[in-house]
RNA sequence: GAGAGCGUGAUAGCGCCGGGACCAUCCAUGGUCGACGAGGACGGCAGUUAUCGAAAGAUUCGGCGGGUGCUGCCGCGGCCUUCGGGCGGGUCGAGAGGAAAACGGGAAAAAGCGGAAUCAACACCGUAACAAAGCGCUUUCCGCCGCCUGAA
Numbered sequence: 001g002a003g004a005g006c007g008u009g010a011u012a013g014c015g016c017c018g019g020g021a022c023c024a025u026c027c028a029u030g031g032u033c034g035a036c037g038a039g040g041a042c043g044g045c046a047g048u049u050a051u052c053g054a055a056a057g058a059u060u061c062g063g064c065g066g067g068u069g070c071u072g073c074c075g076c077g078g079c080c081u082u083c084g085g086g087c088g089g090g091u092c093g094a095g096a097g098g099a100a101a102a103c104g105g106g107a108a109a110a111a112g113c114g115g116a117a118u119c120a121a122c123a124c125c126g127u128a129a130c131a132a133a134g135c136g137c138u139u140u141c142c143g144c145c146g147c148c149u150g151a152a
Stems, first nucleotide, its partner, number of pairs: 014065004019061001020033006036053003042075007076093005083150006097142005103136002112127004
């Protein structure tokens, strides 16, 4: 340096890169950047440029792959007065109706400062602050169905 096996841990703003940008030098090679956190999973298939804000002000650009989003279909499950069952319909996904408003709650990075390191770019460590959505709670509006059937 290469290959194989075993084990452990982490990750879905996640992985990678030939465009692009940056750095070094022996100038045709080497190195670096390429998503900051919040939020997100019933199962299968298909489709799809997949939620929210922060920073920056070309690069979080561009490309490839993946993906917990959304939509459709199927299956499973909860709810739709009830001790149950079946069929259909509606709506959701285990916190298992939808919408709106008020209130509540709720980051990290960048920048700055300090540290350490490198030829350098870049990356690393410490540090105060600052979101929005999901969410919680209250109120209002809409929805909260139909048929058959067992027992009491």
This is a predicted structure of a 152-nucleotide RNA (glmS glucosamine-6-phosphate activated ribozyme aptamer). Its Rfam family is "glmS glucosamine-6-phosphate activated ribozyme aptamer". From the family's description: This entry contains a glucosamine-6-phosphate activated ribozyme that is found in the mRNA for GlmS. GlmS is an enzyme that uses fructose-6-phosphate and glutamine to generate glucosamine-6-phosphate. The ribozyme catalyses self cleavage of the glmS mRNA that is thought to regulate GlmS activity. The family's RNA type in Rfam is riboswitch.